[in-house]
RNA sequence: AGAGUUUGAUCCUGGCUCAGAACGAACGCUGGCGGCAUGCUUAACACAUGCAAGUCGAACGAGAAAGUCACUUCGGUGGCGAUUAGAGUGGCGAACGGGUGAGUAACGCGUAGAUAACCAACCCUCUUGACUGGGAUAACUCUUCGAAAGGAGAGCUAAUACCGGAUAAUACUUUUUGUCGAGUGGCAUUAAGUUGAAAGUUCCGGCGCUUGAGGCUGGGUCUGCGUACCAUUAGCUAGAUGGUAGGGUAAAGGCCUACCAUGGCAACGAUGGUUAGCGGGUCUGAGAGGAUGAUCCGCCACACUGGCACUGAGACACGGGCCAGACUCCUACGGGAGGCAGCAGUGGGGAAUAUUGCGCAAUGGGCGAAAGCCUGACGCAGCAAUGCCGCGUGAGUGAAGAAGGCUUUCGGGUCGUAAAGCUCUUUAUCUCAGGGAAGAUUAUGACGGUACCUGAGGAAUAAGCACCGGCUAACUACGUGCCAGCAGCCGCGGUAAUACGUAGGGUGCAAGCGUUGUUCGGAAUCACUGGGCGUAAAGGGCGUGUAGGCGGAUCGGUAAGCCGGAGGUGAAAGUCCAGGGCUCAACCCUGGAAGUGCUUUCGGAACUGCUGAUCUGGAGUUGGUCAGAGGUGAGUGGAAUUCCUGGUGUAGAGGUGAAAUUCGUAGAUAUCAGGAGGAACACCGGUGGCGAAAGCGGCUCACUGGGACCAAACUGACGCUGAGGCGCGAAAGCGUGGGGAGCAAACAGGAUUAGAUACCCUGGUAGUCCACGCUGUAAACGAUGAAGACUAGAUGUACGGGUAAUCGACCACUCGUGUGUCGCAGCUAACGCAUUAAGUCUUCCGCCUGGGGAGUACGGUCGCAAGACUAAAACUCAAAGGAAUUGACGGGGGCCCGCACAAGCGGUGGAACAUGUGGUUCAAUUCGACGCAACGCGAAGAACCUUACCUGGUCUUGACAUCCCGUGCUACCCUUGGAAACAAGGGGUUCUCUUCGGAGACACGGUGACAGGUGCUGCAUGGCUGUCGUCAGCUCGUGUCGUGAGAUGUUGGGUUAAGUCCCGCAACGAGCGCAACCCUUGUCCUUAGUUGCCAUCGGGUUAUGCCGAGCACUCUAAGGAGACUGCCGGUGACAAGCCGGAGGAAGGUGGGGAUGACGUCAAGUCCUUAUGGCCCUUAUGACCAGGGCUACACACGUGUUACAAUGGGGGUAACAAAGAGUCGCUAAGCCUUGAGGUGGAGCUAAUCUCAAAAAAAACCCUCUCAGUUCGGAUUGCAGUCUGCAACUCGACUGCAUGAAGUUGGAAUCGCUAGUAAUCGCAGAUCAGCACGCUGCGGUGAAUACGUUCCCGGGCCUUGUACACACCGCCCGUCACACCAUGGGAGUUGACAGGAGCAGAAGCCAUUGAGCUAACCCUUUGGGGUGCAGAUGUCCAAGCUCUUGUUGAUGACUGGGGUGAAGUCGUAACAAGGUA
Repeated sequence: AGAGUUUGAUCCUGGCUCAGAACGAACGCUGGCGGCAUGCUUAACACAUGCAAGUCGAACGAGAAAGUCACUUCGGUGGCGAUUAGAGUGGCGAACGGGUGAGUAACGCGUAGAUAACCAACCCUCUUGACUGGGAUAACUCUUCGAAAGGAGAGCUAAUACCGGAUAAUACUUUUUGUCGAGUGGCAUUAAGUUGAAAGUUCCGGCGCUUGAGGCUGGGUCUGCGUACCAUUAGCUAGAUGGUAGGGUAAAGGCCUACCAUGGCAACGAUGGUUAGCGGGUCUGAGAGGAUGAUCCGCCACACUGGCACUGAGACACGGGCCAGACUCCUACGGGAGGCAGCAGUGGGGAAUAUUGCGCAAUGGGCGAAAGCCUGACGCAGCAAUGCCGCGUGAGUGAAGAAGGCUUUCGGGUCGUAAAGCUCUUUAUCUCAGGGAAGAUUAUGACGGUACCUGAGGAAUAAGCACCGGCUAACUACGUGCCAGCAGCCGCGGUAAUACGUAGGGUGCAAGCGUUGUUCGGAAUCACUGGGCGUAAAGGGCGUGUAGGCGGAUCGGUAAGCCGGAGGUGAAAGUCCAGGGCUCAACCCUGGAAGUGCUUUCGGAACUGCUGAUCUGGAGUUGGUCAGAGGUGAGUGGAAUUCCUGGUGUAGAGGUGAAAUUCGUAGAUAUCAGGAGGAACACCGGUGGCGAAAGCGGCUCACUGGGACCAAACUGACGCUGAGGCGCGAAAGCGUGGGGAGCAAACAGGAUUAGAUACCCUGGUAGUCCACGCUGUAAACGAUGAAGACUAGAUGUACGGGUAAUCGACCACUCGUGUGUCGCAGCUAACGCAUUAAGUCUUCCGCCUGGGGAGUACGGUCGCAAGACUAAAACUCAAAGGAAUUGACGGGGGCCCGCACAAGCGGUGGAACAUGUGGUUCAAUUCGACGCAACGCGAAGAACCUUACCUGGUCUUGACAUCCCGUGCUACCCUUGGAAACAAGGGGUUCUCUUCGGAGACACGGUGACAGGUGCUGCAUGGCUGUCGUCAGCUCGUGUCGUGAGAUGUUGGGUUAAGUCCCGCAACGAGCGCAACCCUUGUCCUUAGUUGCCAUCGGGUUAUGCCGAGCACUCUAAGGAGACUGCCGGUGACAAGCCGGAGGAAGGUGGGGAUGACGUCAAGUCCUUAUGGCCCUUAUGACCAGGGCUACACACGUGUUACAAUGGGGGUAACAAAGAGUCGCUAAGCCUUGAGGUGGAGCUAAUCUCAAAAAAAACCCUCUCAGUUCGGAUUGCAGUCUGCAACUCGACUGCAUGAAGUUGGAAUCGCUAGUAAUCGCAGAUCAGCACGCUGCGGUGAAUACGUUCCCGGGCCUUGUACACACCGCCCGUCACACCAUGGGAGUUGACAGGAGCAGAAGCCAUUGAGCUAACCCUUUGGGGUGCAGAUGUCCAAGCUCUUGUUGAUGACUGGGGUGAAGUCGUAACAAGGUA
């Protein structure tokens, strides 16, 4: 310090997630030791048991017993025990210490002050005294009530208990003077009056008591400032605010009461609601902040719940009291007892938190003169890896790199010097033994024979957890097969998973490691430090103006803000720094710093504020000139539409893509004249004008708002912004009343359509118009708040002014104001903005914080309603989004090409047959191929074989390969069984090498490794192939541009078949493609002539290159030549090129072929072959026979033959090319009607053969338009050939038979020249089988105006919500399941308010007939006083009624969200097919 995640990729915005640190934690696995810490966060739930506050005999009276000693009359008595125990009176303490955080949003807490408004026991200092009297009472004794707890009565007694009197004031009241203070007033002082004290004890040292003052320390009260969230809480308040008087308190005060006044608080957030103890600190963070408030310290509050007071210096009191309530316990049923949020402990709750321990030795506290007693405060120990810190689990050596595991390409690699082995060590821990602290001053040690030290022993007792796809360090194997599972985010898993599970290995941390939860961080993701608002979320629709915020220039004053110095405070602990102590560290100790704050005081005066004075630049006023659809009202004008009346006139009009509804013979439409009525104002008219915005358009008048310019004069900061408020505010809508021509929601009809509640058409009502009122919203947009300042220019336009000029209008230059365009710097994610800023700054306001849910629900306000404004949450997703890029696509555009269309020729689709496919059938009809790019395809040839399929019969190391062992009977022939495979028997007795042992070949038998598989996966693959497409494209290097993806180059202007070439250009070059090089064909030349050829010469024949000779020609097959827009003209940009021409066999690529860029289609093929993985192994392998692949209601593709006269039949009789042949082609001759048979010459081929007559064509004859002399299917009979075998299931021949079919619907295919069409020939495969395929030649056309349209393609551009890329994406209803939520007749809780009733205990007041020791008075009777009791005010619980807030639940209901391949349509994204 960042990283992952939106996309095909990019930049940005933006959320989600991760890496870090921390914890009073919990859970899982594991667990050696020590030190130091920490340990009910939940039920302020309920508690058994024990302990946690007592002490003092030196305040007081009374006072045992056990035991023991002595005496004894044996009954007992006395001493000691005993200044005892236990209890009582009295004093002090019990208000501390300890616990908890329920309540509390508050002077509760923090901080700084005030107390001139106060208090104080114990302690310290100083001071004054302590004189004199009195009456009771508990304990105790007796009686008595009660189960108990507890009482009642009578009697005795003491005090430092209680009471009276004396003395004493700085107390109180009044008064004098001085001084201080901001002040109510304080301090000092004078005089008079009034009231008020005491206690003793003793060891004689003291201790205690009393008065006053001061101190220390602690507390009470008050004040400034700070202190959570909600405005969907906006008004609250009657003791309320103040005054006077009184009461009350230690003390000011409505604290309380009476009276008077009507105040007080609140947008700087009152009141209400929710939540919460606060701080020092703690965690985190660079900091600012954020979160938190365990342990320790300070404060507060509470003590079962609520109320109340008493005592006391102090309490409204945790281990005190009274009352009420709930709960628990005891009970003799009459009554009683209790309060662990003290320490342990129990139950309960919970994910979860310890011992019913030891000790007062230390520290501290209470009492005491002290000894001492008490102290669950505290000191220790126990439990818990809960945390922090430290240590250890050994060290060295050790390669045969052991065994074993895992893996492997089988070679190895790895665990791994790791282990074993050998040699050491004993730190830590362990065992044993010895010594042994500090903590304590004289004494006293729970911890504890502990820490620590020494000696001996022995490697002995001690390693796990998580992770290994990316983020994020660390990889392989097996298993699993969208299953099981993982997952913090992205995401893994559908048969080769580094992501699941296991193993090996590795990485990280380590007595721990992970997970979960929570907090901060990262998050600049609430932005003070430190963000934004044109398009990503975000500028209010516009103005006016209140509060508030901010504010021009100059000179004074002041000192609130501000700056500086000093003083006080900011507790300790903690953090930080330094030093020190435990062996180190954690931990602890000492000192320092810091504590950014508050306050007091002294100073400063720049800036802000306040104040005084002045100024003119901001703002405004006056004068003049000017433009304008600015507003309101009244009047008025013409054109047009419609309607009405009349005329002319006749059959249509209207409307549409095409129609129809509609109007019209009752006279429409058209046309002319007249009239009525409403609405809107053509041309001018203009990114022209005006207005704050909404908005404003004929003309005239009246009233009226604002603005611009010019010139001076005046006022003198009067300004800017603006939360609330108020006003204006398109259209639609609402109310009342008018008006209504045209247009036109709804509605009706006609079309369109699968449907059409739409788009189109014909009608048509609200409405649109006016007046008055309401509504208050819009993509109310420049998606850009207002004001001010500054920062290059260029060019339009509107209004005004100036200069110059003119007869004048212009023009030119210039100063302002408004309104546009382009553009620099700068800004921006980019697009873009750019003096009219989205630049650089200032001020103020509004608004935003992921998408959806949702601008919705609830609540509130407004509205007649519709609705508007304000405005959530649950739940759900990991995105949603902006700009730009490359593609793809578009029922977007432009340019161009192609037998793409058009123009032609011939077909297919109809018939029969052939063939392939689908379907069906079957035991099997083996398998593959499926739009183009499957379907006469794999298959260049299924009777057996092939063959993979089916049925049946057989084999199991196998039909085939290698290795090992044994045998040597081989091979071959015959016989028997059998369908054959095979089985049995017989005959037969091999070859090569040899070192003579044997080895090998071959065959048989055996063993196991293995063979074998046309079994699966073409979506694991190689290779090959198809297709776009022989389309012209696809890329790279360097440079440049861009933040980047990318762009440029490759776009543009021309041109081409072509990214072909030229020109231009921030590009310059290059590669793969194109072209060329290759083959073939077309012309010529050279060379060479056999098997080819025959012109010339000779010979021969009935005839023939038949022979000699020859190589001229043809031809053959090798090499060359030739064609390059080279030449000429035109055109073009002086280009590339194009057009025309010449020459030439050939002319602009001469024709044809081979040649297929980057890539696309998970295209095809595991059945050509190769190959990973999986599967079968007496079978999914192998052999054999028979069957099947040849089936047949049907459908489709591809073909053949036809339908005839451009023909059929017959006859005569020409002209090829290219091939094939020895398991072959097969001649002549002979036989057959023929297929063919026979025959055997020749030929391994320019020689012979297929092969001949090549066919069509040509010539002659015939047929004469018909189901025919067309057509040949089908069928019968008879044959031929091949083959082991033609039944299923071959081809051919002859005779006979003679089907459909008379040119083919919608639709559709091929072809641009030696092409289509037509004709035959050959070949591969092959025993045989060709209408198919491949090749060959013969004859040989028609047409192309052209690119509007269909299809496909290329380039540029445009839009896009597509990128699996339009076969895309995507919306809504409905149906089903689940989830959360709103409404809901209600039901049921909680809390709070109001009104009323009620009224315990208690304080206070009144009363007090009963009772009454002290003290006072007394007339001695009594009275006062006091007490009980009673009454009253206040008041807790409780009760009744009612209101509000909030929760749970509720038949039914509303929408929302999420779900697998549901249904219906197709709304949006392209002009999305109606923008």
RNAcentral holds the sequence, with entries from SILVA. Predicted 3D model of a 1475-nucleotide RNA (small-subunit ribosomal RNA) from a metagenome. The coordinates come from a structure-prediction model, not an experiment, and the mean pLDDT is 84. It matches the Rfam family "Bacterial small subunit ribosomal RNA".